[in-house]
Predicted 3D model of RNase P RNA and transfer RNA as a complex of 452 nucleotides. Rfam match: Bacterial RNase P class A. By type it is a ribozyme. The coordinates come from a structure-prediction model, not an experiment, and the mean pLDDT is 77.
RNA sequence: GCAGUUGGCCGGGCGACCGCGGCUCCACCACGCGUGAGGCUGAGGAAGGUCCGGGCUCCAUAGGGCAGGGUGCUGGGUAACCCCCAGACCGGGUGACCGGUGGAAAGUGCAACAGAGAGAAGACCGCCGAGGGAGCUCGCUCGCUUGGAGGAGACCCUCGGCAAGGGUGAAACGGUGCGGUAAGAGCGCACCAGCGUCCCGGGUGACCGGGCGGCUCGGCAAACCCCAUCCGGAGCAAGACCAACAGGGGACAGGGAGUGGCCCGCUUCAACCGCCCCGGGUAGGUCGCUUGAGGCCGGCGGUAACGCCGGUCCUAGAUGGAUGGUCGCCCCUCCCUUUUCGGGAGGACAGAACCCGGCCUACAGGUCAACUGUGCGA
RNA sequence: UGCGGGGUCGUCUAACGGCAGGACGCCUGGCUCUGGACCAGGAAGUUGGGGUUCGAAUCCCUGCCCCGCAGCCA
Numbered sequence: 001g002c003a004g005u006u007g008g009c010c011g012g013g014c015g016a017c018c019g020c021g022g023c024u025c026c027a028c029c030a031c032g033c034g035u036g037a038g039g040c041u042g043a044g045g046a047a048g049g050u051c052c053g054g055g056c057u058c059c060a061u062a063g064g065g066c067a068g069g070g071u072g073c074u075g076g077g078u079a080a081c082c083c084c085c086a087g088a089c090c091g092g093g094u095g096a097c098c099g100g101u102g103g104a105a106a107g108u109g110c111a112a113c114a115g116a117g118a119g120a121a122g123a124c125c126g127c128c129g130a131g132g133g134a135g136c137u138c139g140c141u142c143g144c145u146u147g148g149a150g151g152a153g154a155c156c157c158u159c160g161g162c163a164a165g166g167g168u169g170a171a172a173c174g175g176u177g178c179g180g181u182a183a184g185a186g187c188g189c190a191c192c193a194g195c196g197u198c199c200c201g202g203g204u205g206a207c208c209g210g211g212c213g214g215c216u217c218g219g220c221a222a223a224c225c226c227c228a229u230c231c232g233g234a235g236c237a238a239g240a241c242c243a244a245c246a247g248g249g250g251a252c253a254g255g256g257a258g259u260g261g262c263c264c265g266c267u268u269c270a271a272c273c274g275c276c277c278c279g280g281g282u283a284g285g286u287c288g289c290u291u292g293a294g295g296c297c298g299g300c301g302g303u304a305a306c307g308c309c310g311g312u313c314c315u316a317g318a319u320g321g322a323u324g325g326u327c328g329c330c331c332c333u334c335c336c337u338u339u340u341c342g343g344g345a346g347g348a349c350a351g352a353a354c355c356c357g358g359c360c361u362a363c364a365g366g367u368c369a370a371c372u373g374u375g376c377g378a
Numbered sequence: 379u380g381c382g383g384g385g386u387c388g389u390c391u392a393a394c395g396g397c398a399g400g401a402c403g404c405c406u407g408g409c410u411c412u413g414g415a416c417c418a419g420g421a422a423g424u425u426g427g428g429g430u431u432c433g434a435a436u437c438c439c440u441g442c443c444c445c446g447c448a449g450c451c452a
Base pairs, nucleotide, nucleotide: 001374002373003372004371005370006369007368008367009366010365012330013329014328015327016326017325018324020042021041022040023039024038026036027035028034044349048360049359051358052357053356054355055354056235057234058233059232063264064263065262066261068231069230070229071228072227073087074086075085076084077083088101089100090099091098092097102226103225107224108223109220110219124166125165126162127161128160129159130158131157132156133155136153137152138151140150141149142148174192175191176190177189178188179187193216195213196212198211199210200209201208202207239287240286241285242284247278248277249276250275255269256268257267258266280451281450282449294313295312296311297310298309299308300307301306331347332346333345334344335343336342379448380447381446382445383444384443385442388402389401390400391399396432404420405419406418407417408416425441426440427439428438429437
C1' cells in the first nucleotide's frame, strides 16, 4: 500500500426572525377557562417493532394442586431476562475471527420417492462351494487320423455360504492396512474414530490428560415426551378523586362477587357501594406524570460483565396530541462551467405518550482503536 | 395507546412435515350466422428474509401488511 475481522463514537454547526407545547413572572381588566408583554425550556440511537424481563397500580402481602407456557453446555453478573461477561466442546475460515449447544442407552412416533433392504433390516447384480445338465469352446491329455474317451472353461437349473465390490438413497449396522478364507466378514491383529453406572490425576464446573475394558451401538426432541429450573392474573383506557344526572326491577348462603383456564383456599356481601336487565348523565377536570435499578467525573475491587465509595448535574410531559418554517455564514455529497472564482440541487433512518433494562429491525455519511493476511522498502 | 386474531393464484377456499388441489374469473381453440351457454386446452399462488429437517404453506426466529376489541359516572 492492498484485502479484511472485531468493538466503540458522532450522526450537521452557529446566528436572526416568525409560529407551536410546557413552566414561570409582570401589567391591564368588564374578574372569566379574559387580554397583552417578557424570561426559561422543548425528541432518539434507535423515541420504532411491541419480541423478552422488571418497577408501579388493582385484585389475598399472591397461597396449594392440576393444566398451560418460557428457558436449556458450564461458571458468574443483574431488580430480572429469550440479556450481558468469562470459559468448555464441536463445526467453518490461511488467519484475525465467526456460528452452534440438555437427554435418542425411559417410552411412543416419523423417514415420501428410489432401493434387495430404512432399524439392530437385507440379498437385485455380484463372489464362492456342492449336485445335475441337451448342446458349445480349448494352442490340454489319452487314443488315433475318423468318430471318440477324459480334463478344464463358459452357460443354464437346484441347494447352500458371504456381505468385500456394484447399484439406490439425505441416511445402509465403523475407517485404513495386513493376515485369514472356498469366497468373505472385527473373524484375528495394528493404528484411528466411537462407546463406558470403571480406575488415577487436574479443574468450582462444562470438560481435559492417562490407563483399563469389552466391542461397533444410526438420524430427528424448532415431533410427542423426559429431566432441571422459572412463571398468579390484568394492565396508566392500571388505579384514585371531583363535577353534572334519576331512578326502577330481579336472583342469592349447598349462594353471589373479587378470580380473566380448572379445583381448593382466602376475603367480602344477611340484603348491599357487588351482579344482571331496563332507563339516565357525560364526551369534562385534577392526580397518577416524571428524580430515576438516572447521567458524567475520579478512586478502589474484579480477567470481564459488574459492584462499592466520593464528588457533580437536572435534561420534554402533550391528551386529537407541541418540538416546525424562512433567511444568512460555515461543513459534507452530487451536478454544471471549470485553472481558480462562481452557480444550482440535496443533507440518512426516523420521531416521545407511565417509567426503566435488553433484544431485534431501519440508517446517507463520517471517525477512532485493536487485530489478521499479503506485497514492497529500510 | 394497550390487548387479541389473521395473511395460499385476480377473488373465495382445500391441503398428516412428503408432487400446492378445487370453484368462479382470465386467455386460446372448437361449436354457432353472431353472442351466451357448452366442450377441450392453458397461464396464474403459499406476505419478505433467515434457521431446524433428507425434505417446510405447515415447525422456530425476525420484519411487513390487514382486521377486531377496549372511555368515564351512576